Notes:
Small-subunit ribosomal RNA, 5' domain from Gloeocapsopsis crepidinum LEGE 06123, 475 nucleotides, folded computationally. The source organism's lineage runs through Bacteria, Cyanobacteriota, Chroococcidiopsidales, Gloeocapsopsis and Gloeocapsopsis crepidinum.

Context: one part of a larger RNA
RNA sequence: GGAUGAACGCUGGCGGUAUGCUUAACACAUGCAAGUCGAACGAAGUCUUCGGACUUAGUGGCGGACGGGUGAGUAACGCGUGAGAAUCUGGCUUUAGGACGGGGAUAACCACUGGAAACGGUGGCUAAGACCCGAUAUGCCGAGAGGUGAAAGUAAUUUAGCCUAGAGGGGAGCUCGCGUCUGAUUAGCUAGUUGGUGGGGUAAGAGCCUACCAAGGCGACGAUCAGUAGCUGGUCUGAGAGGAUGAUCAGCCACACUGGGACUGAGACACGGCCCAGACUCCUACGGGAGGCAGCAGUGGGGAAUUUUCCGCAAUGGGCGAAAGCCUGACGGAGCAAUACCGCGUGGGGGAGGAAGGCUCUUGGGUUGUAAACUCCUUUUCUCAGGGAAGAAAAAAAUGACGGUACCUGAGGAAUCAGCAUCGGCUAACUCCGUGCCAGCAGCCGCGGUAAUACGGAGGAUGCAAGCGUUAUCC
Numbered sequence: 001g002g003a004u005g006a007a008c009g010c011u012g013g014c015g016g017u018a019u020g021c022u023u024a025a026c027a028c029a030u031g032c033a034a035g036u037c038g039a040a041c042g043a044a045g046u047c048u049u050c051g052g053a054c055u056u057a058g059u060g061g062c063g064g065a066c067g068g069g070u071g072a073g074u075a076a077c078g079c080g081u082g083a084g085a086a087u088c089u090g091g092c093u094u095u096a097g098g099a100c101g102g103g104g105a106u107a108a109c110c111a112c113u114g115g116a117a118a119c120g121g122u123g124g125c126u127a128a129g130a131c132c133c134g135a136u137a138u139g140c141c142g143a144g145a146g147g148u149g150a151a152a153g154u155a156a157u158u159u160a161g162c163c164u165a166g167a168g169g170g171g172a173g174c175u176c177g178c179g180u181c182u183g184a185u186u187a188g189c190u191a192g193u194u195g196g197u198g199g200g201g202u203a204a205g206a207g208c209c210u211a212c213c214a215a216g217g218c219g220a221c222g223a224u225c226a227g228u229a230g231c232u233g234g235u236c237u238g239a240g241a242g243g244a245u246g247a248u249c250a251g252c253c254a255c256a257c258u259g260g261g262a263c264u265g266a267g268a269c270a271c272g273g274c275c276c277a278g279a280c281u282c283c284u285a286c287g288g289g290a291g292g293c294a295g296c297a298g299u300g301g302g303g304a305a306u307u308u309u310c311c312g313c314a315a316u317g318g319g320c321g322a323a324a325g326c327c328u329g330a331c332g333g334a335g336c337a338a339u340a341c342c343g344c345g346u347g348g349g350g351g352a353g354g355a356a357g358g359c360u361c362u363u364g365g366g367u368u369g370u371a372a373a374c375u376c377c378u379u380u381u382c383u384c385a386g387g388g389a390a391g392a393a394a395a396a397a398a399u400g401a402c403g404g405u406a407c408c409u410g411a412g413g414a415a416u417c418a419g420c421a422u423c424g425g426c427u428a429a430c431u432c433c434g435u436g437c438c439a440g441c442a443g444c445c446g447c448g449g450u451a452a453u454a455c456g457g458a459g460g461a462u463g464c465a466a467g468c469g470u471u472a473u474c475c
Base pairs, nucleotide, nucleotide: 001475002474003473004472006471007470008469009468010467013344014343015342016341017340018339019337020336021302026300027299028298030297031296032295035062036061037060040059041058043056044055045054046053047052069255070254071253078180079179080178081177082176083175084174087172088171089170092168093167094166095165096164097163098162100134101133102132103131109124110123111122112121113120114119139148140147141146181227182226183225188218189217190216193215194214195213196212197211198210199209200208230252231251232250233249234245235244236243237242257278258277259276260275261274280291281290282289283288308334310333311332312331316330317328318327319326320325347377348376349375350374357368358367359366360365382412383411384410385409386408387407391402419464420463421462422461423460424445425444426443430459431458432457433456434455440447441446
């Protein structure tokens, strides 16, 4: 000098665009953040013009594995980059073929009943695109014989949907080469350990697991151990090489009160799912139950320090639906904060009796200083009034949270707006008074003990400017 997710002190007019718990992965009151489908199904209720329409608890389907948050753990095939083979893949695109015949239940509901509640129990009734059986099949297994294996219908006129097989696309799992912090005041580490065979297991290779056999495997090219840490694209700095860093945005990973486990499913070992254990909080009739903000706001706490319990689904995107539409704290916006960057303003021209006042003084003057007054203008800003968007696209119509915002026009009046630090040298900028090694200053050198340009005040000056200084950290 540059930089910052900064903080502190003094000061503070506006706009645009960004950014905003770096600390306690501490604990959380309250509200919202994932639903949707009646064109899968029975039923109940409401309305009825008696044609029907609407609403919904339940069964069922799809989605809750996306989106959003955080960085605790992890030195690892976690990440980056390049390669690979032994795999899976809902929805989407595309190709080919098929959808035949049957069956038994069950929730809702009704009755009885347990419990304070959460939630149940028994008996009875019922539907389906829920469940099951048979048939058939290009498929799969097998050397072959042979074995095994599917479907679903719906108001209506088409569609959307169902089953099987193949291909594509995107997604996911796995393996390997290379790269990836510090410490040797950590030198030896390892028994499922290293390899083989049989068996099991997975979507898939493999000590992934298991039985037996062999005794291997890693290591000064740093194993093991310990400490620290999410990684990258990037960001900051630097002429570069490099050094530091990993907020916001984007990709990957990991986590969801702590630890463990599986279920469902194409996909999870699942933030707002389940079970168990633990800590904590709450309810209780003491028998037993409920909960998980590292989602958006917000609260307490910690801290030098970080915002509103706001508006809207109008746009973009997502889920469901044939659609209308519903949901969406994703997102779009507004609010707060000079936190940062960029832009604008606080007026412009003229004006010497160089006014008054201040400071200084050799009493002549010098300086503040064209500065002011005064005069002539302008209206960026500001106030008021009028008009008023784009963002909205789909055959048309309708549809804007922001917002009567941006912007435009008119009127008014210089009107509403300047501070902060420094002035011994480095380093731009000097005098007076006070103080007297005191009070104090200070980044370094150093100032202060009676004329201090270095302390404190004043006048003046210098630098930057809605900021200016200080502190912290990096180059």